RNA sequence: CGUGUGCUCCGGGGUCGGUGUAAUUCCGAACCGGCGGUCAUAGUCCGCGACCCGCGUCCCACCUCGGUGGGGCACGGUUGAGCCGGUGAAAUUCCGGCACCGACGGUGAAAGUCCGGAUAGGAGGAGCAUGUG
Numbered sequence: 001c002g003u004g005u006g007c008u009c010c011g012g013g014g015u016c017g018g019u020g021u022a023a024u025u026c027c028g029a030a031c032c033g034g035c036g037g038u039c040a041u042a043g044u045c046c047g048c049g050a051c052c053c054g055c056g057u058c059c060c061a062c063c064u065c066g067g068u069g070g071g072g073c074a075c076g077g078u079u080g081a082g083c084c085g086g087u088g089a090a091a092u093u094c095c096g097g098c099a100c101c102g103a104c105g106g107u108g109a110a111a112g113u114c115c116g117g118a119u120a121g122g123a124g125g126a127g128c129a130u131g132u133g
Stems, first nucleotide, its partner, number of pairs: 001133010015029004030113002032102002034048004043100002052077003056073007082098005104116003
């Protein structure tokens, strides 16, 4: 330094005002941007995670044979958005300019920012121990 195993920890951010009976949802102006990769630093390039859908399988509970609900794993599917110029060996990643995107449910008014699933999950990251090359 690489690698196997075990354990521990970390692992999502963002609002004010106006109108109005009522809106942090409309209007105006703001603010935010998970993880890995990419000869150069990314919300908008490539991929992943989560949410959602389908199928298979296992476990648990309820229950009138049947069925229903919840959870785990694996596979598949769906899943938003950027261009131009400059510098440079190299940048849709830096600088300048002007843009664009943002799940589902709820909420006397339509939500990236409020409430909720979520004290959840997770791509991954760090450290310790031990075996080994």
The RNA shown here (FMN riboswitch aptamer (RFN element)) has 133 nucleotides and comes from Aeromicrobium sp. Lineage of the source: Bacteria > Bacillati > Actinomycetota > Nocardioidaceae > Aeromicrobium. Its mean pLDDT, the model's own confidence on a scale to 100, is 84. It was read from a public genome assembly, where an Rfam model found it. Of the family's consensus pairs, 100% are formed in the model. Rfam family: FMN riboswitch aptamer (RFN element). The literature on the family includes a 2002 paper in Nucleic Acids Res by Vitreschak et al., "Regulation of riboflavin biosynthesis and transport genes in bacteria by transcriptional and translational attenuation".